[in-house]
Molecule: small-subunit ribosomal RNA
Organism: Dysgonamonadaceae bacterium
RNA sequence: ACAACGAAGAGUUUGAUCCUGGCUCAGGAUGAACGCUAGCGACAGGCCUAACACAUGCAAGUCGAGGGGCAUCGGGACGUAGCAAUACGUUGCCGGCGACCGGCGGAUGGGUGAGUAACGCGUAUGCAACCUACCCGUAGCAGGGGGAUAGCCCGUUGAAAGACGGAUUAAUACCCCGUAACACAGGGGCUCCGCAUGGAGAUUAUUGUUAAAGGGUCAUUUCUUUUUCAGGGAUGGUCCGGCUGCGGAUGGGCAUGCGUUCCAUUAGGUAGUUGGUGUAGGUAACUGCUCACCAAGCCGACGAUGGAUAGGGGAACUGAGAGGUUGGUCCCCCACACUGGUACUGAGACACGGACCAGACUCCUACGGGAGGCAGCAGUGAGGAAUUUUGGUCAAUGGACGCAAGUCUGAACCAGCCAUGUCGCGUGAAGGAGGACGGCCCUAAGGGUUGUAAACUUCUUUUGCAGUGGAAUAAAGUUUGCCACGUGUUGGCGAUUUGCAAGUACGCUGCGAAUAAGGAUCGGCUAACUCCGUGCCAGCAGCCGCGGUAAUACGGAGGAUCCAGGCGUUAUCCGGAUUUAUUGGGUUUAAAGGGUGCGCAGGCGGGGAAUUAGGUCGGCGGUGAAAUUUCGGGGCUCAACCUCGACAGUGCCGUUGAAACCGUUUCUCUUGAGUGCGGAUGAGGUAGGCGGAAUUUGUGGUGUAGCGGUGAAAUGCGUAGAUAUCACAAGGAACACCGAUUGCGGAGGCAGCUUACUAAACCGUUACUGACGCUCAUGCACGAAGGCGUGGGGAUCAAACAGGAUUAGAUACCCUGGUAGUCCACGCAGUAAACGAUGAUUACUUGCUGUUUGCGAUACACAGUAAGCGGCGAAGCGAAAGCGUUAAGUAAUCCACCUGGGGAGUACGUUCGCAAGAAUGAAACUCAAAGGAAUUGACGGGGGCCCGCACAAGCGGAGGAACAUGUGGUUUAAUUCGAUGAUACGCGAGGAACCUUACCCGGGCUUGAAAUGCAUUCGACGGGGUUGGAAACAGCCUUUCCCUUCGGGGCGGAUGCGUAGGUGCUGCAUGGUUGUCGUCAGCUCGUGCCGUGAGGUGUCGGCUUAAGUGCCAUAACGAGCGCAACCCCUGUCGUCAGUUACCAUCGGUAUAAGCCGGGGACUCUGGCGAGACUGCCAUCGUAAGAUGCGAGGAAGGUGGGGAUGACGUCAAAUCAGCACGGCCCUUAUGUCCGGGGCGACACACGUGUUACAAUGGGCGGUACAGCGGGAAGCUACCCGGCGACGGGGAGCCGAUCCCGAAAUCCGCUCACAGUUCGGAUCGGAGUCUGCAACUCGACUCCGUGAAGUCGGAUUCGCUAGUAAUCGCGCAUCAGCCACGGCGCGGUGAAUACGUUCCCGGGCCUUGUACACACCGCCCGUCAAGCCAUGGAAGUCGGGGGUACCUGAAGUUCGUAACCCUUCGGGGAGCGACCCAGGGUAAAACCGGUGACUGGGGCUAAGUCGUAACAAGGUAGCCGUACCGGAAGGUGCGGCUGGAACACCUCCUUU
Repeated sequence: ACAACGAAGAGUUUGAUCCUGGCUCAGGAUGAACGCUAGCGACAGGCCUAACACAUGCAAGUCGAGGGGCAUCGGGACGUAGCAAUACGUUGCCGGCGACCGGCGGAUGGGUGAGUAACGCGUAUGCAACCUACCCGUAGCAGGGGGAUAGCCCGUUGAAAGACGGAUUAAUACCCCGUAACACAGGGGCUCCGCAUGGAGAUUAUUGUUAAAGGGUCAUUUCUUUUUCAGGGAUGGUCCGGCUGCGGAUGGGCAUGCGUUCCAUUAGGUAGUUGGUGUAGGUAACUGCUCACCAAGCCGACGAUGGAUAGGGGAACUGAGAGGUUGGUCCCCCACACUGGUACUGAGACACGGACCAGACUCCUACGGGAGGCAGCAGUGAGGAAUUUUGGUCAAUGGACGCAAGUCUGAACCAGCCAUGUCGCGUGAAGGAGGACGGCCCUAAGGGUUGUAAACUUCUUUUGCAGUGGAAUAAAGUUUGCCACGUGUUGGCGAUUUGCAAGUACGCUGCGAAUAAGGAUCGGCUAACUCCGUGCCAGCAGCCGCGGUAAUACGGAGGAUCCAGGCGUUAUCCGGAUUUAUUGGGUUUAAAGGGUGCGCAGGCGGGGAAUUAGGUCGGCGGUGAAAUUUCGGGGCUCAACCUCGACAGUGCCGUUGAAACCGUUUCUCUUGAGUGCGGAUGAGGUAGGCGGAAUUUGUGGUGUAGCGGUGAAAUGCGUAGAUAUCACAAGGAACACCGAUUGCGGAGGCAGCUUACUAAACCGUUACUGACGCUCAUGCACGAAGGCGUGGGGAUCAAACAGGAUUAGAUACCCUGGUAGUCCACGCAGUAAACGAUGAUUACUUGCUGUUUGCGAUACACAGUAAGCGGCGAAGCGAAAGCGUUAAGUAAUCCACCUGGGGAGUACGUUCGCAAGAAUGAAACUCAAAGGAAUUGACGGGGGCCCGCACAAGCGGAGGAACAUGUGGUUUAAUUCGAUGAUACGCGAGGAACCUUACCCGGGCUUGAAAUGCAUUCGACGGGGUUGGAAACAGCCUUUCCCUUCGGGGCGGAUGCGUAGGUGCUGCAUGGUUGUCGUCAGCUCGUGCCGUGAGGUGUCGGCUUAAGUGCCAUAACGAGCGCAACCCCUGUCGUCAGUUACCAUCGGUAUAAGCCGGGGACUCUGGCGAGACUGCCAUCGUAAGAUGCGAGGAAGGUGGGGAUGACGUCAAAUCAGCACGGCCCUUAUGUCCGGGGCGACACACGUGUUACAAUGGGCGGUACAGCGGGAAGCUACCCGGCGACGGGGAGCCGAUCCCGAAAUCCGCUCACAGUUCGGAUCGGAGUCUGCAACUCGACUCCGUGAAGUCGGAUUCGCUAGUAAUCGCGCAUCAGCCACGGCGCGGUGAAUACGUUCCCGGGCCUUGUACACACCGCCCGUCAAGCCAUGGAAGUCGGGGGUACCUGAAGUUCGUAACCCUUCGGGGAGCGACCCAGGGUAAAACCGGUGACUGGGGCUAAGUCGUAACAAGGUAGCCGUACCGGAAGGUGCGGCUGGAACACCUCCUUU
């Protein structure tokens, strides 16, 4: 270089943003389980829990070629019976063989993981310290003899298991003798070697000791016997064995290095413990393995000891990797076999299917005594969410025995069950649109979707069913025949025999789409959407979260999506998570720098030269088992699976090299570090002395009534003389000014002056040493304030405490007192917001500026240099704020600390302390956040600026009375409904007696009171009359259609169908409209720029304005909606035009009068214009603009008024004005009628009217408007009536006629009273409207004559033609409860110093823990429920240790009088040591439970307060001490992570 491999994120804190940080999800995996579903095959897997208990069967036997034999089976022979078949009996004669003696094997195979934190395992070495049956090689040997014993037989005993006695017998059983070495032991010298002890070899005239077993078969021969048969002996061959050595192989044993979980809230452990000596014992072998004696060692912060947990590895899962987790199946090792102990046998065991003892349990029993051990294969019970057949075969592979045949083998191979997993196959394929029917949905005459899906046509046949054929796996071996040779466990050929699985796999033929699809999900993450039901219910949910009447989130349906014989859920592991960070994180403010220094161990360490080769790097060798993984091939139809080969296994050991770097050792250097010398600095420290000012107290003098204190007061002091003032005295504490972002110190901290002692950084010099350095766990020392102990001192101040205030309360803030303490000495304590919230050291990286102390310089300039203390800032860093040579930049070394919030710096334990307490420091449980910085708002009892009838200055009212009206409440059959702070309450309603009317009672109707379509039918409908009735309505009588082309049509009634109707609900589903902030000056956009971003800028700043109005400035430049202007009314003038208006001039009439002719002057009417713009002047200002009792002008700075209401806020109001979605009613929630109600009345509130009087009332006289209205009308005028009004009667559809203005003014009267004020209420009589005035109208007249004498707290309107006051008109309307509403004109004021305060608003800024936005948030006690947890008298249990007593079996030792003996010995007995087990005792540890008790967490709208967030209303917080229901308060010291630069306290609410 090629090739190969190879790393993804999302949701959730916020109004939004960036960051920190946790939680959750998407992936893969499993010995799994559960739910729904299920056609087949191949391969694999299958008690993870109770190492819990086990019924039954099987799992280790074999050898007759070791032996005596012969129970059973078969054969032969003989005998008896019988014709025979056959039966019975005898006989070990043969095949064989139960039990027995003997040999080999039962130590393998198979199971399990309890124990074990260990040389147990892994890896690498070593044994000069060892063993090894069977197997192989090699050398040699196998002679002679003996006595028993089981079995069989005969007995005894016992229920049984079994035991015992007698007699007899064999061996490859046992014993003795002989032989004997290259064996073993002892001894002598020799050679060689090694790694310390030592080892090897040959040699010995050497000394001693120890062996054996036979059997089969063939041949020959011999003997016995009656011939055969058969048997015995001998010889030879052969096969299998036997004995003794040496060697090999295999398998084991032992030792060592390294690796191997968690807890330090386990820090000290240890007496055979560590070492030595011994001719000691013991072992296959080394060793305290055991013993006697001696010494006092040994292990441990590189984690001993103790506790908890756990079989280890190859490997498996996951991951990009590094890692993390796991150790089931397969392989290796270990350990165990009911629990504990023990040995025996044996080559090998302290032995799963052997023994003995003890214990627990189960079973049998004649109660005396016995039997047993599935963690072998099946199987059972139990436990559990959960794990299979009491199957077949030894055919293959392997094992034991055997000469072999063979036998045995739950090892193994097969089969069965289970979707437990992986892989594979199928459930059909092609065509087929009137896109069928049905379902579902919609904007519904119609579309969409299900969907080429179905039907239908054609094709195929895997699978299935039936039929038929049919394996490989068998290789070899046995037996036998033949052949070959070098003649034997030999080779070749032929024959013969053996298959559980299985008539299976597989092949062929036939039939026929025939036999075969589900599960989960569909709000986001995350692929997939609609309808219905439900209505914070039922339910869902992995996280965020859905559900309170329109739910894509619950349940169902249709559709869709993803997987598919499976699909989901649950559990666990890894991943994502760089969220423990070696790769690969952090510590100013998010969690996190130790309060500070010194310093041992440890870690790291300057320049040069040399040395070595421990680390490091390379080559080679050994090992790293196989399986697995990866790659390349091969075999099952493919694949999974199996298999061959290669890599890999990153490791360990050995060997050989390299020498840069790190280390070792040596020499050397001076720049790091230190020392010397010379300077100079400072509130550095310790001890002593001295000083003045002030406070307080005492004494004396002067002096008199207060002082003191506060927001205001009071407690307190004072006529017994205070305070004030003067003098003197005492005593303690602190050191004004200087004084400062000054100085010194390691931190805490340090301030009058002076003396002594003492420490330090710094500068200069370069004389000396020569890396002596940096950091620092444990340790040691220092360490504010408060606190503790002892003894002093005590002036001030001042926790606690007392009193006075404040307050709802006030355990506080304020005041008056006041004790510890504050001060000193000596001890203790050891913590702070001990802060720069920033560990120490070293190096490097633009600068500007102020200051302190040195050097240098003649110097008070300037400039330089070193060390400090500050400010601003390059690069860079940072989430940002910010840091920036004094780093939070770039690097290095060392230490400390962090890993979501709460629980909690708590509990327990331990250490320290006199105590207070400090240090160390969890868990259960609970939440999905907690947090940092910055942004936009909102808010502040924060600040600045400004405005408004906001306050102030005024005028008039309301709140008191009566009445009217509306509302609440109450009442009622009903008192219909809505509106409810401002922004409801003379509001919807601009007209409730019926109607209205929606409410109540009663009576009716049901296609309906009204609308519409279709069909059928009728010809009317309607009017009039009459009966019943309250009416609606019902009945009766009468009258009775139009057009026509005669088909019918129009119109109307009735009936039926489809529909109607609803003031029923939801204004929180909506449209439209409206109120309010507010006619406030704001609200935004495009592009650009700034910021990671939310966002900012523009829109800020200065000036100005009524105004975001404008000007200037400016990273902004422009623009839009608002402001203003444009519109209407009004104020002046001009012009045009004059009828119904007007009348100056001319004329006429009349008592008078524009009444008439005329006029177009005036007023007026209504069109068009003009006019006002800070235009002019003065002053100020850059300008915009402001000011002026300036000009001019009718009007002057918006002339006055109206219409006009930005983005938005209040889920504001209205479904009852209208419209409209959804829901609800349909002989009623629709509709008609009569009557009632909306008008009630202990009471409360709002808005008004009229008053309380003389600025007035009454009477009389008298003047002047404007807006408007008028035909079912306004009504002049006349008559009647006191009057309301009635009866007549002109004019006017109106600039023509009608609709009376009042206050005013002029007179008279009333004289301060409940009145000649006031008019309610009540009585009587009337008028009018209307079908009808009882409930329930207005008006008139007469009479009656209530409250009320100016209104508490509080509160409303108004700044000029305004307030106040006076009347007039109109709408609605038959009439009117109108004193209301909307307009009109008449008369016509006062006051504004000013912006401190109250209310509302605008802009800028600041703080914030608020964002539902202060009506916010939020803390603690108490009360209630639930949950986990600490303490606790006790109580229960567990494991381990200690001491003592007892002590089975058993090894060893001692003894040994009994028994046996082949006389070698063996056995029994007794004793001793050790010890399992048992018991006793005292303690420690761990766990469960526990009356009661402590705090903690969560919970629904509980109670008390208001601590914190704004200056949170006393700034907050930290440490400490005291006090208090509680938050908390106060004292002392500290911090800024505090606002602002000056006004008593306090509460609430979603």